The RNA shown here (transfer RNA) has 72 nucleotides and comes from Roseovarius sp. MMSF_3281. Its mean pLDDT, the model's own confidence on a scale to 100, is 83. Lineage of the source: Bacteria > Pseudomonadati > Pseudomonadota > Rhodobacterales > Roseovarius. It matches the Rfam family "tRNA". Rfam classes the family as a transfer RNA. It was read from a public genome assembly.
């Protein structure tokens, strides 16, 4: 140079065009003498970036950006 896959929360991943979720992780409270554990409560996302389609886009299109495979 082509082609194919990925990219959503601190990690690891779900997510039918219609309100962004779980799991671990964090934070207070409870519960111990204290520490886990367990139990309640919570914080924390410009869904990788610009642009379009459409009433409505994480989700559909197009180019970009990383990153992994194959080819050449």
């Nucleotide at each position: 140079g082509g082609g194919c896959g990925a990219u959503u929360a601190g990690c690891u991943c779900a997510g039918c065009g219609g309100u962004a979720g779980a799991g671990c992780a964090c934070u207070u409270c409870g519960u111990u003498g204290a520490c886990a554990u367990c139990g309640a409560a919570g914080g924390g996302g410009u869904c990788a970036c610009u642009a379009g389609u459409u009433c409505g886009a994480a989700c559909c299109u197009a180019g970009u950006a990383u990153c992994g495979c194959c080819c050449a």